[in-house]
Molecule: TPP riboswitch aptamer (THI element)
Organism: Actinopolyspora mortivallis DSM 44261
RNA sequence: GGAAGUGACGCGGGGUGCCCGGCUCGCCGCCGGGCUGAGAGAGACCCGUCGAACCUGACCUAGUUCGGACUAGCGGAGGGACGUCGCAUGCCGUCGGU
Repeated sequence: GGAAGUGACGCGGGGUGCCCGGCUCGCCGCCGGGCUGAGAGAGACCCGUCGAACCUGACCUAGUUCGGACUAGCGGAGGGACGUCGCAUGCCGUCGGU
C1' cells in the first nucleotide's frame, strides 16, 4: 500500500406463481386446501458488485405435470442494489535496514 472471505450494524434491492374446492346467477373478489421452493404479502425470506437475489429475452424452446420457472436450455447474453466496524499485531505485495 492492497484485497478476497466471514460476522455485526445501518441503509438499500427483489419475488410472491400454479392447481382444486367453497361463497357468488356469473365475473371481480374473499376463504380453505394442495405442488415446488429460502421465501408464493410472508414483517418473514433471499440478495447487495468475483453480484443466477431478481429483471429482460419470454405469451421463448425441450421435458415433466392436474397445472405450473416443476426440471433443463437460454446463460462464457444483457441489466441489476454499499457504507462502517471487527476477525486482523492476520494474509498478499512494494521499499528500506539487518